The prediction has a mean pLDDT of 82. This is a predicted structure of a 1536-nucleotide RNA (small-subunit ribosomal RNA) from a Flavobacteriaceae bacterium. The sequence was found in a public genome assembly.
RNA sequence: AUAUUUACAACGAAGAGUUUGAUCCUGGCUCAGGAUGAACGCUAGCGGCAGGCUUUACACAUGCAAGUCGAGGGGUAACAGGAAGUGCUUGCACUUCGCUGACGACCGGCGAACGGGUGCGUAACGCGUAUGCAAUCUGCCUUUUACAGAGGGAUAGUUUAGAGAAAUUUAGAAUAAUACCUCAUACGCUCUUUUAAUCACAUGAUUAUAAGAGGAAAACUCCGGUGGUAAAAGAUGAGCAUGCGUCCUAUUAGCUUGUAGGGGAGGUAACGGCUCACCUAGGCAACGAUAGGUAGGGGCCCUGAGAGGGGAGCCCCCCACACUGGUACUGAGACACGGACCAGACUACUACGGUAGGCAGCAGUGAGGAAUAUUGGACAAUGGGCGAAAGCCUGAUCCAGCCAUGCCGCGUGCAGGAAGACGGCCUUAUGGGUUGUAAACUGCUUUUAUACAGGAAGAAACACUCCCUCGUGAGGGAGCUUGACGGUACUGUAAGAAUAAGGAUCGGCUAACUCCGUGCCAGCAGCCGCGGUAAUACGGAGGAUCCAAGCGUUAUCCGGAAUCAUUGGGUUUAAAGGGUCCGUAGGCGGUUUGAUAAGUCAGAGGUGAAAUCCUACAGCUUAACUGUAGAAUGGCCUUUGAUACUAUUAAACUUGAGUUAUUAUGAAGUAGUUAGAAUGUGUAGUGUAGCGGUGAAAUGCUUAGAUAUUACACAGAAUACCAAUUGCGAAAGCAGAUUACUAAUAAUAUACUGACGCUCAGGGACGAAAGCGUGGGGAGCGAACAGGAUUAGAUACCCUGGUAGUCCACGCCGUAAACGAUGGUCACUAGCUAUUUGAUGCACACGGGUGUGUUGAGUGGCUAAGCGAAAGUGAUAAGUGACCCACCUGGGGAGUACGCUCGCAAGAGUGAAACUCAAAGGAAUUGACGGGGACCCGCACAAGCGGUGGAGCAUGUGGUUUAAUUCGAUGACACGCGAGGAACCUUACCAGGGCUUAAAUGUAAGUUGCAUGGUUUAGAGAUAAACCUUUCUUCGGACUACUUACAAGGUGCUGCAUGGUUGUCGUCAGCUCGUGCCGCGAGGUGUCAGGUUAAGUCCUAUAACGAGCGCAACCCCUAUCAUUAGUUGCCAACGGGUAAUGCCGGGAACUCUGAUGAAACUGCCAGUGUAAACUGUGAGGAAGGUGGGGACGACGUCAAAUCAUCACGGCCCUUACGUCCUGGGCCACACACGUGCUACAAUGGUUGGUACAGAGAGCAGCCACUACGCGAGUAGGAGCAAAUCUUCAAAACCAAUCUCAGUUCGGAUCGCAGUCUGCAACUCGACUGCGUGAAGCUGGAAUCGCUAGUAAUCGCAUAUCAGCCAUGAUGCGGUGAAUACGUUCCCGGGUCUUGUACACACCGCCCGUCAAGCCAUGGAAGCUGGGGGUACCUGAAGUCGGUGACCGAAAGGAGCUGCCUAAGGUAAAACUAGUGACUGGGGCUAAGUCGUAACAAGGUAGCCGUACCGGAAGGUGCGGCUGGAAUAUAUCUUUU
Repeated sequence: AUAUUUACAACGAAGAGUUUGAUCCUGGCUCAGGAUGAACGCUAGCGGCAGGCUUUACACAUGCAAGUCGAGGGGUAACAGGAAGUGCUUGCACUUCGCUGACGACCGGCGAACGGGUGCGUAACGCGUAUGCAAUCUGCCUUUUACAGAGGGAUAGUUUAGAGAAAUUUAGAAUAAUACCUCAUACGCUCUUUUAAUCACAUGAUUAUAAGAGGAAAACUCCGGUGGUAAAAGAUGAGCAUGCGUCCUAUUAGCUUGUAGGGGAGGUAACGGCUCACCUAGGCAACGAUAGGUAGGGGCCCUGAGAGGGGAGCCCCCCACACUGGUACUGAGACACGGACCAGACUACUACGGUAGGCAGCAGUGAGGAAUAUUGGACAAUGGGCGAAAGCCUGAUCCAGCCAUGCCGCGUGCAGGAAGACGGCCUUAUGGGUUGUAAACUGCUUUUAUACAGGAAGAAACACUCCCUCGUGAGGGAGCUUGACGGUACUGUAAGAAUAAGGAUCGGCUAACUCCGUGCCAGCAGCCGCGGUAAUACGGAGGAUCCAAGCGUUAUCCGGAAUCAUUGGGUUUAAAGGGUCCGUAGGCGGUUUGAUAAGUCAGAGGUGAAAUCCUACAGCUUAACUGUAGAAUGGCCUUUGAUACUAUUAAACUUGAGUUAUUAUGAAGUAGUUAGAAUGUGUAGUGUAGCGGUGAAAUGCUUAGAUAUUACACAGAAUACCAAUUGCGAAAGCAGAUUACUAAUAAUAUACUGACGCUCAGGGACGAAAGCGUGGGGAGCGAACAGGAUUAGAUACCCUGGUAGUCCACGCCGUAAACGAUGGUCACUAGCUAUUUGAUGCACACGGGUGUGUUGAGUGGCUAAGCGAAAGUGAUAAGUGACCCACCUGGGGAGUACGCUCGCAAGAGUGAAACUCAAAGGAAUUGACGGGGACCCGCACAAGCGGUGGAGCAUGUGGUUUAAUUCGAUGACACGCGAGGAACCUUACCAGGGCUUAAAUGUAAGUUGCAUGGUUUAGAGAUAAACCUUUCUUCGGACUACUUACAAGGUGCUGCAUGGUUGUCGUCAGCUCGUGCCGCGAGGUGUCAGGUUAAGUCCUAUAACGAGCGCAACCCCUAUCAUUAGUUGCCAACGGGUAAUGCCGGGAACUCUGAUGAAACUGCCAGUGUAAACUGUGAGGAAGGUGGGGACGACGUCAAAUCAUCACGGCCCUUACGUCCUGGGCCACACACGUGCUACAAUGGUUGGUACAGAGAGCAGCCACUACGCGAGUAGGAGCAAAUCUUCAAAACCAAUCUCAGUUCGGAUCGCAGUCUGCAACUCGACUGCGUGAAGCUGGAAUCGCUAGUAAUCGCAUAUCAGCCAUGAUGCGGUGAAUACGUUCCCGGGUCUUGUACACACCGCCCGUCAAGCCAUGGAAGCUGGGGGUACCUGAAGUCGGUGACCGAAAGGAGCUGCCUAAGGUAAAACUAGUGACUGGGGCUAAGUCGUAACAAGGUAGCCGUACCGGAAGGUGCGGCUGGAAUAUAUCUUUU
């Protein structure tokens, strides 16, 4: 550059919290936004522009809001001028004159029907919009034409005389008009009649013509004019009619008699039942009449993306109203806000006779209320009335005043200034952070406020004067005049930061955090929720955040809310498909052609008031506000076209639908007939003691012969096998066989009809079981009931009986989990497979058959896509579309109440509200749980051994007691536990007596040479007093004491503020992660499955692959060996020696010690198995399948234990809750429990004798040995800080004795005498000797430990410790068994699966009666109101009609009277509201009573309908459902 593509611009839609342990969904509640005629709380500098009784259409004091015209009139009360006169004080007073300006009252004209207010009424042609009037009127104004002649009688004012308190009024006399009346004229007006033409929209209209009848007028004057009458036209205003639109309730379904229509008459400006007589019997209504409730309507306003939703204040249009109700008059216009009459209520005046009034005009007052202003100024402007005009009037209007009521604008200063000041607050505290450049301080500015000075626009006119055009009209120009606001806006000058900031909030939503106080109190709260001693949630403070002359709260509306869904929702299980079908109205509807043009689309015209909204521009300094112009106003009406679709109409078609023929099918229906089995009963026979029933029993039946068995007879009900995810039917439902009648469905095929179809509100029919009525029938079963059991009770489950009922006929009822929890019809969208019933092909057989395909119609299963919150569904849709119907809108109250309909009743149908909660709910997930299931393990059971529970004692605990019996631990997981040593001490407790910086330690400074020790006195002691004694040194100091200062102390509370430590599940095998994959997600997978193991140990498989903490192993002890080293240990060989001994020399072999290694790994073999692995009396080996034992304890659970080991936050005490001392207590003792010891004896006791360990400990110690003592022990006295010294092992074995006894068992208890420790053994030590010699003869229910060097049994040692209450604890060795079939059961645990309404997790959740308090509500004998209607009585004013002897010359009128009627009265009924003794259920309320109905198989599966029964949940019968678990069997099915 070309090509291609595309219009451009503007406007324009947000979510969050809360159900759960967590998730997704459904679903409500709540919040963030905007708005207001607002109100309230706190606060407040100014200005502009707006707005200002939403409630009592309640009642109103006072003033004003409608007058004007003398150029219509008679006139002259007031004022002024003039003239004349009088009095005189000579400039004043008085009198007269309508003469003049003017003018009170009066006659007359116009206006008063506008303007202003309010929203009672009204659901209506009231309003909005669009039309029409051939069915109408219109003063003033404009245009045009014509006319105005002649008469008459009154009346107000005035005057005279009265009545009355007043309001007001009577009578007489004189009088005027543009007041009133009569006559004339008119042909244009009206009416009647005749004819013709033209036009049209149905009745008709217009024009012309002829005849007849009727109807007008007012004057004034400055002589210019103004005004008057008739007619035509215009404009304006009004009236009427019509289409469309215009709230809620059907728990209002029928309403209506002038009602609907007709021709006629009357009436009206005009049409019309508007009214009247007559005739007809209609009219409205499910497309909602009638009735009830509520409400002025619109332009517009708020909100919203819009569609919508809500509102109707200010401004504009229309309507209605004017104290309440009715009525007319006048007038162009009214049935009249500031007019009249009547009735009523109220108020006021009164001389009691009467009379007056109507703020929903502007101000203002009272009342009501959360709440809404001045008794202001002016007609200067705009507008209105009258007038020729000047002008007058104007609470319309223009202004001002009050109020943060709203919107908009401005200001409260700006710059610099770090010692980051003081003070406050916080803090890890003497350091820091924050308030905070904030302040002080320095410089600058002056909006606003204050003072002074100047100072507008809004004013253009009319009128008047002059000029021009012009010419008796008028227009233009110039001059002059007029401002309430107001000396206001605005401008200038002066001085000076000077005059000016608050409110709410700070747990999340939601921007903003700390301290103190309080302690489920006080309080907060929009929702969730916060507060019970560490509150970012209450109150205060500091700080922060958000807005700002305002800020919050409350109320209301819209939004968010797609939470009524047209835009734009749903109905299997969350709320929601009618029990099923038929069918009316209605809605929707196959193919082709033509016509029409109603819908639809396009063009044009009219309308859609102004204001508002939007856009542009402009004016106030800006903005709000205002002006000008444009755009817009989704509509309605008219007209011209188009004809695809829909519609209407005409004609045709066959595929939808139907008819026919043929062939089949079935538990389809109705009515008969009939069969066998079973059960029961009766009769008869056989036969004898039980039968029956249950978990076990009993009630019951039976010697009057049951049960059993045989035969016969009878009765009623139901139909085994066939039989099946079978079949049929609209559903309910239908099952022996057979007959009759009836209906249906499917397939095939030709012919026929020709859209005849689908759905279906209201309506109709059918409709399980139970139940009701009448009459039958009655075998079995069986609500109620009775009895027996069970049980705490048992109105139940179980058992024995048993009535209604179940059955039949006829008639009701009309409901069920009437379910596929899934409405009907049509079309379309991958497959596989089974089966029922048809049609058809092929193959093989051939008497009916078998196999395999194709094609219809049903009935099932699985699955793709899609859909779905998920589960699931998936051609039989819950997919994709179309049409029609039904239903839903949080849970509870409640399918209840009231009303109505139906029913014999039971009851069914329809179907609310108050009140209350923030959830209720669906599906799925992870856990936990189950009186669910499967598998596995464990001294869990079983098999064994020994115990506990019985006795005595020891010890711990509870309880009781006490001055105190310190505290803690309390199922398992407290109870011989903290405590591994309570006479004092310990010690924490009690009593008493003391101390108040006090015990210990440190630092700093100073002083000192003490202190300790000893003696004595007082004392219970602490303590106090007195005396004696008196440092070391390297000379630096050390040490001690004292003083001062700073830091005290607490076994007081909180283990539910904590650290640390510990127990338990459990040495159980589990608990998790990364990446990937699956799921919207919580989550899942991995970790499951099949095997295997002690084990998530390993293997195989596998959308998983890997990894971590656990398991195992690594560590220690022990069992074997090797190497090395040999002292205190050892001693084989050699030597020495002894009574004897490794005693000695030596040795390094052995044992042993202790160090380093080896060894065991299913490594080898056999078998099984893919493997892992398992099996084996295998081999080898000291040991064999983890060799045995220990240490080691995953993620976590129990708010487990411990503030009294220790540490520590917070709180508390401070002459005491600290601390010292003496004594006491922790040791008590009717009792209960736990853990032990010793026993009950002969497997033993006693006496004597003889052996064999290991591991430890030891100097304020262990103590050989010797002596003494019966002994505990004592007195001497070696060795040993220890492989060196000290330390009797006992059971066992040998022998003797005892001989089955409360004993030669047993040793408690008690007495006496001692020993030892210690200041001290009374409370309260241990031991010894002598004596005493209790219970106890193997232990009820129940319960514990243990699987091999284990249990059992035997002794030894140690810690603590002066001693010891040790029978405890911790270790050590000696002797040394039995049993395990096995996993049904009990307990605990693990994995998988299942159900769940549990998640504080079954010690869970939860239902109903009763009792208490509070709340709203239904019924109720009644009582009290309210509005409307009906009937009757009475009936004002007034129109109309009649009459009218009275008035009037007449017109006409007074009077009288008829109809209608407001108000009033009476009566009966209906509706509605309030209240009501008593009564019914309902809701809510931390800890009331009774049970335990539901959730697990909830312990009897639950639920639905119905009936009966029961304190209550509920139970039972009949039928139904699965929204039931488990098990078994059968059948079906996916993939390969």